A computed fold for a 72-nucleotide RNA from uncultured Prevotella sp., annotated as transfer RNA.
Rfam family: tRNA. Rfam classes the family as a transfer RNA. Its family is annotated with triplet codon-amino acid adaptor activity in the Gene Ontology.
The RNAcentral record of the sequence draws on MGnify.
[in-house]
RNA sequence: CUCAGGUAGCUCAGUUGGCAGAGCAUCGGUCUCCAAAACCGAAGGUCGCAGGUUCGAGUCCUGCUCUGAGCG
Numbered sequence: 001c002u003c004a005g006g007u008a009g010c011u012c013a014g015u016u017g018g019c020a021g022a023g024c025a026u027c028g029g030u031c032u033c034c035a036a037a038a039c040c041g042a043a044g045g046u047c048g049c050a051g052g053u054u055c056g057a058g059u060c061c062u063g064c065u066c067u068g069a070g071c072g
Base pairs, nucleotide, nucleotide: 001070002069003068004067005066006065009024010023011022012021018055026042027041028040029039030038048064049063050062051061052060
């Protein structure tokens, strides 16, 4: 210098811009003598930061920052 990525505690989705989701983990319940497993439910998010565009941005544009890869 170029490219990809940053979304829940962790791993990751998110389509054409239209009310942010899944699995695991956590908590509660059912079940059990108890626990595990299974099943049901709940909680958990300034979508890396700051601006811009738009009626409306996780998504588009700009700058910055962090991580990874590539070239020199």